About this RNA
The prediction has a mean pLDDT of 86. The part of an RNA shown here (small-subunit ribosomal RNA, 5' domain) has 502 nucleotides and comes from an uncultured bacterium.
Context: one part of a larger RNA
RNA sequence: GAACGAACGCUGGCGGCAGGCUUAACACAUGCAAGUCGAACGAGAAGCAGGGCUUCGGCCCUGUGGAAAGUGGCGAACGGGUGAGUAACGCGUGGGAACCUGCCCUUUGGUAUGGAACAACCGCUGGAAACGGCGGCUAAUACCGUAUAAGCCCCGUUCCGUUGGUUCGGAAUUGGGGAAAGCCUUGUGCGCCGAAGGAUGGGCCCGCGUCCGAUUAGCUAGUUGGUGAGGUAAUGGCUCACCAAGGCAUCGAUCGGUAGCUGGUCUGAGAGGACGAUCAGCCACACUGGGACUGAGACACGGCCCAGACUCCUACGGGAGGCAGCAGUGGGGAAUAUUGGACAAUGGGGGCAACCCUGAUCCAGCCAUGCCGCGUGAGUGAAGAAGGCCCUAGGGUUGUAAAGCUCUUUCAGCGGGGAAGAUAAUGACGGUACCCGCAGAAGAAGCCCCGGCUAACUCCGUGCCAGCAGCCGCGGUAAUACGGAGGGUGCAAGCGUUAAUC
Numbered sequence: 001g002a003a004c005g006a007a008c009g010c011u012g013g014c015g016g017c018a019g020g021c022u023u024a025a026c027a028c029a030u031g032c033a034a035g036u037c038g039a040a041c042g043a044g045a046a047g048c049a050g051g052g053c054u055u056c057g058g059c060c061c062u063g064u065g066g067a068a069a070g071u072g073g074c075g076a077a078c079g080g081g082u083g084a085g086u087a088a089c090g091c092g093u094g095g096g097a098a099c100c101u102g103c104c105c106u107u108u109g110g111u112a113u114g115g116a117a118c119a120a121c122c123g124c125u126g127g128a129a130a131c132g133g134c135g136g137c138u139a140a141u142a143c144c145g146u147a148u149a150a151g152c153c154c155c156g157u158u159c160c161g162u163u164g165g166u167u168c169g170g171a172a173u174u175g176g177g178g179a180a181a182g183c184c185u186u187g188u189g190c191g192c193c194g195a196a197g198g199a200u201g202g203g204c205c206c207g208c209g210u211c212c213g214a215u216u217a218g219c220u221a222g223u224u225g226g227u228g229a230g231g232u233a234a235u236g237g238c239u240c241a242c243c244a245a246g247g248c249a250u251c252g253a254u255c256g257g258u259a260g261c262u263g264g265u266c267u268g269a270g271a272g273g274a275c276g277a278u279c280a281g282c283c284a285c286a287c288u289g290g291g292a293c294u295g296a297g298a299c300a301c302g303g304c305c306c307a308g309a310c311u312c313c314u315a316c317g318g319g320a321g322g323c324a325g326c327a328g329u330g331g332g333g334a335a336u337a338u339u340g341g342a343c344a345a346u347g348g349g350g351g352c353a354a355c356c357c358u359g360a361u362c363c364a365g366c367c368a369u370g371c372c373g374c375g376u377g378a379g380u381g382a383a384g385a386a387g388g389c390c391c392u393a394g395g396g397u398u399g400u401a402a403a404g405c406u407c408u409u410u411c412a413g414c415g416g417g418g419a420a421g422a423u424a425a426u427g428a429c430g431g432u433a434c435c436c437g438c439a440g441a442a443g444a445a446g447c448c449c450c451g452g453c454u455a456a457c458u459c460c461g462u463g464c465c466a467g468c469a470g471c472c473g474c475g476g477u478a479a480u481a482c483g484g485a486g487g488g489u490g491c492a493a494g495c496g497u498u499a500a501u502c
Base pairs, nucleotide, nucleotide: 001502002501006498007497008496009495010494013374014373015372016371017370018369019367020366021332026330027329028328030327031326032325035074036073037072040071041070047064048063049062050061051060052059053058081285082284083283090210091209092208093207094206095205096204099202100201104198105197106196107195108194109193110192111191112146113145114144115143121136122135123134124133125132126131152178153177154176155175156173157172158171159170160169161168182190183189184187211257212256213255218248219247220246223245224244225243226242227241228240229239230238260282261281262280263279264275265274266273267272287308288307289306290305291304310321311320312319313318338364340363341362342361346360347358348357349356350355377407378406379405380404387398388397389396390395411443413438414437415436416435417434421429446491447490449488450487451472452471453470457486458485459484460483461482467474468473
């Protein structure tokens, strides 16, 4: 000098854009953050209409209506948060072969025929609650058979090619096994099943790169390799049996410490150094530890089970919970915001759609936290006023500064109009931006410094005291260095200080 997710002191007018728990991955009250589909299915409350009965309270039947709940489907594995762990194929980059992929796209072949249940509901019943138990009825795109199989998959058989070989590829087959669901507004409808290809997303392997310590020198028994088997979507000691005795390491193994990685950010002429907030990609985690279930996808933040710590309820038998989602609270801290609005836009989930949901998102609120822009007036004005300060007492300076006179009205204020963003329609922002008008210089300047480095000097007070200080150093009676004043320099809605980086 630059720079900052800053904090602190003094000060503080407006706007635009951005940013805002770096500490306790500490604990959390309350609300919201993931639902949706009646065009899969059964059942159906309130209300309304009609009818009947009535002891005038109401009750019953039919229709309409569709609430709450249930079965089922899809979603809930995305989106959002955090950085604890991880020195690792985690990340970055470049390759690879033994894989999967719901929804979507293309092509193609099908969608036949039966059955038994379980919720809801009804009855009985346990429990304080959470939540159940027993019996009975019932539907489906829920579940289970049978049929069909072009193509496909698995198990066989045969042939051809290929390899050193296990294999691998292709073809054939008379063999065995494997599928489906219907709905409506009835049509170029929406679905369902099989197959091939694509797209997208993902799993796996390898080369190279990726912090410090040798006051860590040896480490390793599923360890290293092989054969066979199991397992997986798939390769593989991934797991297991047997066999061999290997594998890694001073080119730093192992151990210890620290740390999410990257695109990038800051600095620097560069080389380099430091960092990894915001935004974007990847990874990991979701009270702590472990486990699997469902599923195309999880070992699953707002799912399940077990154990633990903690908190809460309890009728003491037993139960409930997980903000590192958005707000918000306590605590910690030098320190970091509203328990706001809207789905209008963009995007996501469900739905044929209408539409519903969406603390993603878009906006608003708070904060000079940063960057940028603007304003706090302009012209004129010498009697160089008054006052202050200095003085050699002549004067000098503050100083065209003020006053006065003449103007202007940005910003803020008041009044009126009023968007684009989104169009077929729909605007949270918002009566905002913007435009017009009105009034009046009116409402708007501070902070640090003035010994040298370093731009800026005098007086008074103090007297090695009180104090200053980044370094050198000032202060012991004339201190441009302390404190005040006048004056001056610098920057300016900021200015200084501190911390940390180059």
Background:
RNAcentral holds the full RNA, with entries from ENA and SILVA.